């Protein structure tokens, strides 16, 4: 350096529940603990999601529903990729 133990000491915290914020995706705090060796940090690229908008179609005609598209709108790094920082040390 690679790698990642039924190691040690720690860390983080999914679903769900409560409170607050947001049109929403979602975020923050508390409880909780499925998981995680970067599940620390950064939305650059892709994905997904939300809102807006264009267009086409539907329609129970409504500030309605669906398909496809758009962006110097947004969310997610616990989807992938990339960047960056970092604890421990068995075996290979």
């Nucleotide at each position: 350096c690679u790698c990642g133990a039924u190691a040690a000491g720690g860390g983080u915290a999914a679903a769900c529940c409560g409170g607050c914020c947001g049109c929403g995706a979602g975020g923050c705090c508390g409880g909780g603990g499925c998981g995680c060796a970067a599940a620390g940090c950064c939305a650059u690229g892709g994905g997904c999601c939300u809102g807006g908008u264009g267009u086409c179609g539907g329609u129970u005609c409504g500030u309605c529903c669906g398909g496809c598209g758009c962006g110097a709108a947004g969310g997610u790094c616990g989807c992938c990729u990339g960047g960056u920082u970092g604890c421990c040390g068995a075996a290979g």
Predicted 3D model of a 92-nucleotide RNA (c-di-GMP-I-GGC riboswitch aptamer) from a Planctomycetota bacterium.
The sequence was found by an Rfam model in a public genome assembly.
The source organism's lineage runs through Bacteria, Pseudomonadati and Planctomycetota.
The model forms 90% of the base pairs in the Rfam consensus.